[in-house]
Context: one part of a larger RNA
RNA sequence: ACUGAUUAAGGGAAUUCGGCAAUCUAGCCCUGUAUCUUCGGUAGAAGGGGUGUCUAUAUAUGUUUCUGAUUUAUUAGAGGCAUAAGUAGAUCUCAGUAACAAGGACUGCCCGACUGUUUAUCAAAAACGUAGCCGAAUGCUAAUCUGAAAAGACGUGUAUAUUCGGUGAGACCUGUCCAGUGGUGGUGUCUGAAACUCCUUUUCAAGGGAGCUAAUGCCCAUCAAACGGCGGGGGUAACUAUGACCCUCUUAAGGUAGCGUAAUACCUUGUCGUCUGAAUGGCGACUUGCAUGAAUGGUUUAAUGAGGUGGUCGCUGUCCCUAAUCAGGACCUU
Numbered sequence: 001a002c003u004g005a006u007u008a009a010g011g012g013a014a015u016u017c018g019g020c021a022a023u024c025u026a027g028c029c030c031u032g033u034a035u036c037u038u039c040g041g042u043a044g045a046a047g048g049g050g051u052g053u054c055u056a057u058a059u060a061u062g063u064u065u066c067u068g069a070u071u072u073a074u075u076a077g078a079g080g081c082a083u084a085a086g087u088a089g090a091u092c093u094c095a096g097u098a099a100c101a102a103g104g105a106c107u108g109c110c111c112g113a114c115u116g117u118u119u120a121u122c123a124a125a126a127a128c129g130u131a132g133c134c135g136a137a138u139g140c141u142a143a144u145c146u147g148a149a150a151a152g153a154c155g156u157g158u159a160u161a162u163u164c165g166g167u168g169a170g171a172c173c174u175g176u177c178c179a180g181u182g183g184u185g186g187u188g189u190c191u192g193a194a195a196c197u198c199c200u201u202u203u204c205a206a207g208g209g210a211g212c213u214a215a216u217g218c219c220c221a222u223c224a225a226a227c228g229g230c231g232g233g234g235g236u237a238a239c240u241a242u243g244a245c246c247c248u249c250u251u252a253a254g255g256u257a258g259c260g261u262a263a264u265a266c267c268u269u270g271u272c273g274u275c276u277g278a279a280u281g282g283c284g285a286c287u288u289g290c291a292u293g294a295a296u297g298g299u300u301u302a303a304u305g306a307g308g309u310g311g312u313c314g315c316u317g318u319c320c321c322u323a324a325u326c327a328g329g330a331c332c333u334u
Base pairs, nucleotide, nucleotide: 002328003327004326005325006324007323008322010320011319014318019315027051028050029049030048031047036041038169052091053090054089055088056087057086059084060083061082062081063080064079065078066077067076068075069074070073092096104313105312106311107310108309109308110307111305112304116128117127132167133166134165135164136163137162138161144153145152146151170300171299172298173297175230176229177228180227181226182223183222184221185220186219188218190217196211197210198209199208200207231249232248233247234246235245258292259289270286271285272284273283274282275281
């Protein structure tokens, strides 16, 4: 040098991608507590005060001594000791939860409702799960799963059940399309094999022909909380602009309510407002959305989070700007 600690005047995040790291705070008692809210919470919100020792004293509890009263095991008064918590006064230190131990706080937004689970050994999360919601299969010798089978699991359960799939608390909702793919249904003229029936070639066999017919296909219908999809051009209002309105091509249908420069927006550091001395930042609006959008869930939402991202106060060696000390170590000598 380096490692681990301690302390720093003045400033106080100027450091940095970013307060990373380190401080600050901390226990108990009293007081006090906004906003939002699913009325439970948020909440230890925030904020403020107290805290050692000694003396005196009101009170309570326990124990004990003495003096009384009688109901003889109860009660009254006085005194001692111990404990608790209170009041007043005194006293010491820089400092009284004096060591140890021991929340920094508030606020905006995104995501996931929550407690929970996960990549043993680079990822703990917005991923998985979850209660709730929806769909499908299944009437029990069930469906589903394991096994070659016997058999077994579900289950000594029975549709308020079991299995499979999707979504993911709650609140408000969940538009439209069945043309494609897929599922389901059909007393459908059609198609449709073998077996079977009939005929035939003729000694038999093999062969040939016709009829009947399951599934499938075709056809018809239905299903989107099934897989998925959800347009273009032209014109138009008494300034301009815009276009409620009209015309046209076209589709199975042409994106509804919402939300929106977004964890989705290329152009983009969009435009406006606000926060700053200054912001490719945060938030609130607008929104022609390159390429948002409704259980591939949409929009919100109290509580919650070692999640992500902004801001404020406090605090500090992160920094201005370094220094000193301690323990190792390095170094020097042996």
The prediction has a mean pLDDT of 83. This is a predicted structure of a 334-nucleotide part of an RNA (large-subunit ribosomal RNA, domain IV) from a Candidatus Pacearchaeota archaeon. Lineage of the source: Archaea > Nanobdellati > Candidatus Pacearchaeota. The sequence was found in a public genome assembly.